[in-house]
RNA sequence: GGGCCAGUAGCUCAGGGGUAGAGCACUUCCAUGGCAUGGAAGGGGCCGCGGGUUCAAGUCCCGCCUGGUCCA
Numbered sequence: 001g002g003g004c005c006a007g008u009a010g011c012u013c014a015g016g017g018g019u020a021g022a023g024c025a026c027u028u029c030c031a032u033g034g035c036a037u038g039g040a041a042g043g044g045g046c047c048g049c050g051g052g053u054u055c056a057a058g059u060c061c062c063g064c065c066u067g068g069u070c071c072a
Stems, first nucleotide, its partner, number of pairs: 001071007010024004018055001026042005048064005
């Protein structure tokens, strides 16, 4: 330098055009003498950045950035 893959909640990951979800973590409550476990409720992300297409973009297209991997 080039090819491919990935970037979405604090972490690990779903979602592949029509109001963003799960598990764990966090907060409150219940249960216990207390802890662990369990149960109920709740908070938290406008989706790496910038453009484009579209009535509508996390999703499609282009450029850039970061990480991984392969080739040279």